[in-house]
Context: one part of a larger RNA
RNA sequence: UUGGGCGUAAAGGGAGCGCAGGCGGGAAAUUAAGCGGAUCUUAAAAGUGCGGGGCUCAACCUCGUGAAUGGGGUCCGAACUGAUUUUCUUGAGUGCAGGAGAGGAAAGCGGAAUUCCCAGUGUAGCGGUGAAAUGCGUAGAUAUUGGGAAGAACACCAGUGGCGAAGGCGGCUUUCUGGACUGUAACUGACGCUGAGGCUCGAAAGCUAGGGUAGCGAACGGGAUUAGAUACCCCGGUAGUCCUAGCCGUAAACGAUGGAUACUAGGUGUGGGAGGUAUCGACCCCUUCCGUGCCGGAGUUAACGCAAUAAGUAUCCCGCCUGGGGAGUACGGCCGCAAGGUUGAAACUC
Numbered sequence: 001u002u003g004g005g006c007g008u009a010a011a012g013g014g015a016g017c018g019c020a021g022g023c024g025g026g027a028a029a030u031u032a033a034g035c036g037g038a039u040c041u042u043a044a045a046a047g048u049g050c051g052g053g054g055c056u057c058a059a060c061c062u063c064g065u066g067a068a069u070g071g072g073g074u075c076c077g078a079a080c081u082g083a084u085u086u087u088c089u090u091g092a093g094u095g096c097a098g099g100a101g102a103g104g105a106a107a108g109c110g111g112a113a114u115u116c117c118c119a120g121u122g123u124a125g126c127g128g129u130g131a132a133a134u135g136c137g138u139a140g141a142u143a144u145u146g147g148g149a150a151g152a153a154c155a156c157c158a159g160u161g162g163c164g165a166a167g168g169c170g171g172c173u174u175u176c177u178g179g180a181c182u183g184u185a186a187c188u189g190a191c192g193c194u195g196a197g198g199c200u201c202g203a204a205a206g207c208u209a210g211g212g213u214a215g216c217g218a219a220c221g222g223g224a225u226u227a228g229a230u231a232c233c234c235c236g237g238u239a240g241u242c243c244u245a246g247c248c249g250u251a252a253a254c255g256a257u258g259g260a261u262a263c264u265a266g267g268u269g270u271g272g273g274a275g276g277u278a279u280c281g282a283c284c285c286c287u288u289c290c291g292u293g294c295c296g297g298a299g300u301u302a303a304c305g306c307a308a309u310a311a312g313u314a315u316c317c318c319g320c321c322u323g324g325g326g327a328g329u330a331c332g333g334c335c336g337c338a339a340g341g342u343u344g345a346a347a348c349u350c
Base pairs, nucleotide, nucleotide: 003322004321005320006319007304008303012318014201015200016199017198021194022193023192025088026087027086028085029084030083031082033081034080035077036076037075038074039073040072041071042070048066049065050064051063052062053061054060091191092188093187094186095184096183097182098181103177104176105175106174107173108172109171110154114150115149116148117147118146119145120144121143125136126135162169163168206247207246208245209244210243211242215241216240220236221235222234223233258317259316260315261314262313263312266295267294268293269292270291271290272289273288274287275286276285299306300305323350324349325348332343333342334341335340
């Protein structure tokens, strides 16, 4: 609990879809709920404001009058909000014509490298480090040539390049499939924005079942280093990393910046379109729309900085914060196989 805030001080939900709710474009007519005016009525007494009276004064008691915010009835008004009807096209959507993209799912294919196996050549070392050692090797290693197997990842292209709501997505081909953008202006005619609950998606690690296992590699074993070394370095190496089905639901899930709309100097890159100019043609150049960067003015900010991709100027809706510790803990609820997640205090203390 009024307010003031949320890039870095506490604070934007990890992301989307969306019921209720809140808010919502232009014109006309009607209505009169909100709104405004008039009038009537009601709101006991006490109390309260003003004026007077009584206790010697005052407190106190008492008389008169008023105010107050509100409730109700009737009449009038119609700018705004609401409601109803009609209508419009600029918001939103559809159609048509295009080009771009690591967007998603499935299937198939490819080459380089690594490891292992087989065979040839060949001989004493190889490997590793700061230096070594463990390790591998005369049962023939390392090196090199040929053949084979397997799994995982896709060098160059590659780019503050692209796509996606976010997480994220990168060899090639095919199939299925989502979205965005540009141009046009044929169609619908406000159909919109946001969104408590809800539903869905959601890196890595982890879990369940079944497969797979080349490389890497928590745990673990060994060698070093060291005063010690449960580490950093080295040699090995299980789970895992991979696939299928299911769960988990968290991250510095970050732009530490919720979404939508409108407006507000410029300059310069880059990606995707369209139009124009020019040209034999293509570039170039100019204009414009969408995205993505850098610089910078006004403005803003505590400062740093932000600055048309705003942290500027405004409106709408949601989420969240309110001193540090205790504590994202305890208890309870819900979810989960578990790990745990989510919601989320208090005592006490400074």
RNAcentral holds the full RNA, with entries from ENA and SILVA. Predicted 3D model of a 350-nucleotide part of an RNA (small-subunit ribosomal RNA, central domain) from an uncultured bacterium. Rfam family: Bacterial small subunit ribosomal RNA. Its family is annotated with structural constituent of ribosome and ribosome in the Gene Ontology. Rfam 15.1 lists 42,628 matches to the family in 10,626 species.